This is a predicted structure of a 336-nucleotide RNA (Bacterial RNase P class A) from a Syntrophomonadaceae bacterium. Rfam family: Bacterial RNase P class A. The family's RNA type in Rfam is ribozyme. The prediction has a mean pLDDT of 77.
[in-house]
């Protein structure tokens, strides 16, 4: 220089006019502060909060799925170990068990839970005979570990050498898991099949809920009623209420407060810790609509646009996206 690769930052920024929502103060009409994201989207996941509720166990369903650590939780996130990709910085990973069971492995193919179709030896009654073979050659995605010797009637881990698997030991690690040494020659594959093992998980949900307010029609009707019903995903025991459940009919219903923004919050640095992230110190209070607020014009400066608008709230994930800048490390190439 130039191609990778990981990870950051911004989403305008300054003025004038006029017009919106809160919040504070004062006065009767103004001042002062302040107002959409990095994902606000999706609604995949975990909680904070709220009501079942007044407590809990089994089963049943589900959900993770290598190991160690972080958090309030997780399916996340940070560290590493096996595997697979990449010259490499680096990405990816549904990563426990098939010697617990049960299933499946289509066509081909002689045989897919083991079996001889060609071949190759030997032997005789020479017929497509009998016996051995699984190394050669065919089918296939997979054929009784591989390669090479050396034996052998002709072959086989028969043997032996080097190598993959397996299984004992011993070292080294908190662990996955990795080194060696010995051995005996090897018991397909498949769990994002059923399953089986280990963890962990109430429910619904801000239209949750609570208060005030204002109406109004209940001579309604049914089933059970302490051996009983109701209640809290589904069942069971359990615990709780003693009356409860359900049908019909009417009233209210655009009513108003509160939930509604002070937080597992944010910025600085400072100490731990490879790091996720945790401690304490200092500083700030950054939208609370509800018929749904932040818009129009206009000047400079500029790379300034793209995806795209808060409805309780907060960690993540995934997914869409112009531009414009920085920082690490890898690989080539010249030059000193």
């Nucleotide at each position: 220089u130039a191609a990778g690769u990981a990870a950051a930052u911004c989403a305008g920024a300054u003025g004038g006019c006029c017009g919106c929502g809160g919040a504070u103060a004062a006065u009767u009409u103004u001042a002062u502060c302040u107002g959409a994201g990095g994902a606000a989207a999706g609604u995949c996941g975990g909680a904070g909060c709220u009501c079942c509720a007044u407590a809990g166990g089994g089963c049943a369903g589900g959900a993770u799925g290598c190991u160690g650590g972080a958090u309030a939780a997780c399916g996340u996130c940070c560290a590493g170990u096996g595997g697979g990709g990449g010259c490499a910085a680096c990405c990816c990973u549904a990563a426990g068990g098939c010697a617990a069971g049960u299933g499946c492995c289509a066509c081909a193919g002689a045989a897919a839970u083991a079996a001889a179709c060609c071949g190759c030896c030997u032997c005789u009654u020479u017929a497509u005979g009998a016996g051995g073979u699984a190394a050669g050659g065919g089918u296939g995605g997979a054929a009784a570990g591989g390669u090479g010797a050396g034996g052998u009637a002709a072959g086989a881990g028969c043997u032996c050498a080097c190598c993959a698997g397996c299984a004992u030991u011993u070292a080294g690690g908190u662990g996955a898991c990795u080194a060696a040494a010995u051995g005996g020659c090897u018991c397909g594959g498949u769990a994002a099949a059923c399953c089986c093992c280990a963890u962990c998980c109430g429910g619904a949900g801000c239209a949750a809920g609570a208060c005030c307010a204002a109406a109004u029609a209940g001579a309604g009707g049914a089933a059970c009623u302490u051996u009983g019903a109701a209640g809290u995903u589904g069942c069971c025991c359990g615990c709780u209420u003693c009356g409860u459940u359900c049908c019909c009919g009417g009233g209210u219903u655009a009513g108003g407060u509160c939930g509604c923004u002070g937080g597992a919050a944010g910025u600085g640095g400072c100490a731990g810790g490879c790091a996720a992230c945790u401690g304490g110190c200092a500083c700030u209070c950054a939208a609370g609509a509800u018929a749904g607020a932040u818009g129009g014009c206009u000047g400079u400066c500029u790379a300034a646009u793209a995806c795209a608008g808060a409805a309780c709230u907060c960690c993540g994930c995934u997914u869409a996206u112009a531009g414009a800048u920085u920082u690490g490390c890898u690989u080539a190439c010249u030059c000193c």